Overview
Transfer RNA, 73 nucleotides, folded computationally. The coordinates come from a structure-prediction model, not an experiment, and the mean pLDDT is 83. The sequence is in RNAcentral, with records from ENA.
[in-house]
RNA sequence: UCCGAGAUGGUGCAGCUGGCAGCACGUCCGAUUCUGGUUCGGAAGAUCGGAGGUUCGAAUCCUCCUCUCGGAG
Numbered sequence: 001u002c003c004g005a006g007a008u009g010g011u012g013c014a015g016c017u018g019g020c021a022g023c024a025c026g027u028c029c030g031a032u033u034c035u036g037g038u039u040c041g042g043a044a045g046a047u048c049g050g051a052g053g054u055u056c057g058a059a060u061c062c063u064c065c066u067c068u069c070g071g072a073g
Base pairs, nucleotide, nucleotide: 001072002071003070004069005068006067007066010025011024012023013022019056027043028042029041030040031039049065050064051063052062053061
């Protein structure tokens, strides 16, 4: 320098067929328990790496940039 993959709550991942962003763990509250753990119920928490564009509507499509991983030279 070129090619490919990736960046989504605190963490690990789905969602990429454009139409209310979900799951698990964790956190908080409650029930259960003598207490804790387990189990059960509920809640909060990400406007999706950044900036533009297309569209009635973008995590999703297009362009540029940043960072991570892999490959080629």